[in-house]
Context: one part of a larger RNA
RNA sequence: GCCAGGGAGUGCAUUUAAGUGGCGAGGGUAAUUCCAAAAGAAGGACCCGAAGCGAAAGCGACAUGCCCGCAAGCAAUUAGGGGCGGCGUAUGAAAAUGCGUGGAGUCACUUAGGUGCGACCCGAAGCCUGACGAUCUAGCCCUUGGUAGGGUGAAGUGCGGGUAAAACCGUGUGGAGGCCCGAAGAGGUUCUACGUGCAAGUGUUCUUCUAACCUGGGGCUAGGGGUGAAAAGCCAAUCGAGUCAGGCGAUAGCUGGUUCCUACCGAAGUUGGCCGCAGUCAAGUGCCAAAGGAGAUAGCUUGAAUGGUAGAGAUACGGAUCAGGGAUUUAGGUCUCGAAAGGGAUCGGUUCCUUGUCCAACUCCGAAUGUUCAAGCGUCGUAGAUAUUGGUAAACGGGGGUCCGGGGUAAGCUUGGGCCUCGAAAGGGGAACAGCCCAGACUGCAGUUAAGGCCCCAAAAUGCUGAUUGAGUGUUAAAGGGUAAAAGGUGUUUAUUCUCCAAGACAGCGAGGAGGUUGGCUUAGAAGCAGCCACCCUUUAAAAAGUGUGUAACAACUUACUCGUCAAGAGAAUAAGCCCUGAAAAUGGACGGGGCUAAAUCAGCUGCCGAUACUGCAGACGUUCAACAAGAACAGUGGUAGGUAUGGCGACUUGUGAGGGUAGAAGUGUCCUCGAAAGAGGGCAUGGACCUUGUAAGUAUGAGAAUCCUGGC
Numbered sequence: 001g002c003c004a005g006g007g008a009g010u011g012c013a014u015u016u017a018a019g020u021g022g023c024g025a026g027g028g029u030a031a032u033u034c035c036a037a038a039a040g041a042a043g044g045a046c047c048c049g050a051a052g053c054g055a056a057a058g059c060g061a062c063a064u065g066c067c068c069g070c071a072a073g074c075a076a077u078u079a080g081g082g083g084c085g086g087c088g089u090a091u092g093a094a095a096a097u098g099c100g101u102g103g104a105g106u107c108a109c110u111u112a113g114g115u116g117c118g119a120c121c122c123g124a125a126g127c128c129u130g131a132c133g134a135u136c137u138a139g140c141c142c143u144u145g146g147u148a149g150g151g152u153g154a155a156g157u158g159c160g161g162g163u164a165a166a167a168c169c170g171u172g173u174g175g176a177g178g179c180c181c182g183a184a185g186a187g188g189u190u191c192u193a194c195g196u197g198c199a200a201g202u203g204u205u206c207u208u209c210u211a212a213c214c215u216g217g218g219g220c221u222a223g224g225g226g227u228g229a230a231a232a233g234c235c236a237a238u239c240g241a242g243u244c245a246g247g248c249g250a251u252a253g254c255u256g257g258u259u260c261c262u263a264c265c266g267a268a269g270u271u272g273g274c275c276g277c278a279g280u281c282a283a284g285u286g287c288c289a290a291a292g293g294a295g296a297u298a299g300c301u302u303g304a305a306u307g308g309u310a311g312a313g314a315u316a317c318g319g320a321u322c323a324g325g326g327a328u329u330u331a332g333g334u335c336u337c338g339a340a341a342g343g344g345a346u347c348g349g350u351u352c353c354u355u356g357u358c359c360a361a362c363u364c365c366g367a368a369u370g371u372u373c374a375a376g377c378g379u380c381g382u383a384g385a386u387a388u389u390g391g392u393a394a395a396c397g398g399g400g401g402u403c404c405g406g407g408g409u410a411a412g413c414u415u416g417g418g419c420c421u422c423g424a425a426a427g428g429g430g431a432a433c434a435g436c437c438c439a440g441a442c443u444g445c446a447g448u449u450a451a452g453g454c455c456c457c458a459a460a461a462u463g464c465u466g467a468u469u470g471a472g473u474g475u476u477a478a479a480g481g482g483u484a485a486a487a488g489g490u491g492u493u494u495a496u497u498c499u500c501c502a503a504g505a506c507a508g509c510g511a512g513g514a515g516g517u518u519g520g521c522u523u524a525g526a527a528g529c530a531g532c533c534a535c536c537c538u539u540u541a542a543a544a545a546g547u548g549u550g551u552a553a554c555a556a557c558u559u560a561c562u563c564g565u566c567a568a569g570a571g572a573a574u575a576a577g578c579c580c581u582g583a584a585a586a587u588g589g590a591c592g593g594g595g596c597u598a599a600a601u602c603a604g605c606u607g608c609c610g611a612u613a614c615u616g617c618a619g620a621c622g623u624u625c626a627a628c629a630a631g632a633a634c635a636g637u638g639g640u641a642g643g644u645a646u647g648g649c650g651a652c653u654u655g656u657g658a659g660g661g662u663a664g665a666a667g668u669g670u671c672c673u674c675g676a677a678a679g680a681g682g683g684c685a686u687g688g689a690c691c692u693u694g695u696a697a698g699u700a701u702g703a704g705a706a707u708c709c710u711g712g713c
Base pairs, nucleotide, nucleotide: 001713002712003711004710005709006708011117012116013115014114015113016112017111018110019109020108021107022106023105026048027047028046032042033041034040052059053058062085065084066083067082068081072077086101087100088099089098090097091096120257121256123254127247128246129245130244131243132242138221139220140219141218142217143216145214146213147211149181150180151179152177156173157172158171159170160169161168185208186207187206191203193202194201223239225235226234227233260648261647262645263644264643265642270283271282272281273280274279286392287391288390289389290388295380296379297378299377300376301375302374303373304372305371306370311365312363313362318359319358320357321356323354324353325352326351327350328349329348332347333346334345335344336343337342398422399421400420401419402418403417404416405415406414407413427438428437429436442619443618444617445616446615447614448613452609453608454607455594456593457592461606463605464604465603466602467601468600474596475595487581488580489579491578492577493576494575495574496573497572498571499570500569508565509564510563511562512561514538515537516536519533520532521531544559548557549556620637621636622634623633624632625631649702651699652698653697654696655695656694657693658692659691660690667686668685669684670683671682672681673680674679
């Protein structure tokens, strides 16, 4: 890992509700006793109900007086229902208010929920109690054993030298040392080979080896205790508190698991409280049931009301703010004139005028959508709606898109409100892709469309009309898996405006482009062309006191300007469309791909394809009507948590009834049939002795998962 078997909402007590049944102003017994006990009988203690109110003392109620009115009924009427009224009691001086009041309960069974118990099952780390452990290991005590060989050569001392004597020196002897090398022994440094091994560590290398050495045997210390040259080390492969058994099914708001089918409906991740934030309680939201009896209202239209957002505004307020001008000295600073008084300039201050621009916490204004009310239409509703009451959940981690906000540089960020969607939603589209677009899947067959598409992959137009683009721009609804900006373009298209032009424009070519004058100043020079000032006049078809080169300065070239030639448009500006530059990432590379000059983009038209959508036909189921059946209607039949079913299948046991079986039971294999499913039936083969079914009752009743348990492989 697979297979087989096992494996999780149970029992008692109590309480609430529903269903069914008994009796009913009553209902029921419990323990226990009798009975031969399967049953039946006794047992009335006790429990619930029939009266409440009040803290208490205590007091103590309508079997109906009026109105409305459902079902029914021709009507009158009217059980139940509703509104008044009355009554009891408490409080109060009273007014009044609270609770109660016009008789339905109780017992049993079943189902569901709550509570107490292990309470659906498995799972802690831990806490406590009592025992068992020092054959491992730590320390200590008693006792035993062990340490090859070699080296070094302390003190002391002999001899010799030396000295006045010593000291001292030399040479022998000697054999010290937590001395050296190193075997056994002890240890465990490094390295990595091994790493289901030789080994729950080994191997290699290394340290130590007469000592604080190693070691056999015996003994002592015990769990908040021991022992410790101290690492929270060690105390039997277990130690920040040993092990075993018990308390014990500790507790777990946490993780995992929780076993057959179908039908109907179908959530919430919000608000408030909580040592609350992984939980839970209340409300809201789901489901089921009841009672009641007539209106309800998502949508649209009209009318009325409400409002201060978007926008806008700024001599309508508060606040901010650009530029210019005027007035003034009411703070002031600097400069300046003046002997001073005082004056002037400028920057300010204040104020007025003009101009330009803003605000969540500005508003003279002010939409749309919104909200409220009314009416009409529509829809739903006596086939019983809305609202109400009771029972019972789940949930109280939400996510995304879009519009409008707050925070943040931003984020697949965070925090709000509205709508939509996923969650709990399949199908079609988006290449693939929970949340985007279309669309809400009962079943089958056929057709028509939606979004999106129609060259090939790949169903459908190589469709039509008019334009644009030449960049493979593009071939993306958006988002990502990237997107592209500011700024530029004599790329190209379109539109508008202006100027020139047949009295000849624009470009080219031919010719002219002069004189006063070298303007004045400055300067070494300054002559159109360093710079400053001025910018006139004349001759002209026209020609600047000069557009750009150039010179030391002139010169020279050129331009403006003019004429000729030519011959028909030329120039400028603004706006818009497409396109280009701007444009950089790491293996080669992505329009989904191929590829495309349309199969790109813009505007328009006609077809077609395309879904579980819509329609038709057939069928199933649900709800309601009708119920004998047939039939009809449905803006009925996606669905997680969850609710409901007087819906169902299967296993085992007991009672009872009916059956089958050696002429072949159960089981097993395979094939077929039926049913919406769980499942059921049959054939053949195998097998060789039990089995099936109706009904009633009862369960230790359904397996794929729990790092599930046991076994097999």

Background:
Predicted 3D model of a 713-nucleotide part of an RNA (large-subunit ribosomal RNA, domain II) from a Candidatus Woesearchaeota archaeon. The source organism's lineage runs through Archaea, Nanobdellati and Candidatus Woesearchaeota.